[in-house]
């Protein structure tokens, strides 16, 4: 340099048919307990890597760029 994959909550990831952004863990609170843990209930937390395009509507489709990984040279 070329090709492919990945980038979504603090972490691991789902969302692939374009139509309200989610789960688990973690965090905060509650209840329980003599107390702690576990389990139970509740809550907050997002520039969907960045910029543009298509569309009534984009995490999703298209283009460029950035980062990581793999392969080829």
């Nucleotide at each position: 340099g070329c090709u492919g994959g990945c980038g979504u909550a603090g972490c691991u990831c789902a969302g692939u048919u374009g139509g309200c952004a989610g789960a688990g863990c973690a965090a905060g609170g509650g209840a329980u307990u003599c107390a702690u843990a576990a389990g139970c209930c509740c809550u907050g937390g997002g520039u969907c890597g960045c910029a543009g395009g298509u569309u009534c509507a984009a995490g999703u489709c298209c283009u460029g760029c950035c980062g990581c990984c793999a392969g080829c040279a």
This is a predicted structure of a 73-nucleotide RNA (transfer RNA) from a Phycisphaerae bacterium. It matches the Rfam family "tRNA". Rfam's curators write: Transfer RNA (tRNA) molecules are approximately 80 nucleotides in length. NCBI's taxonomy places the organism under Bacteria, Pseudomonadati, Planctomycetota, Phycisphaerae. The coordinates come from a structure-prediction model, not an experiment, and the mean pLDDT is 81. RNAcentral holds the sequence, with entries from ENA.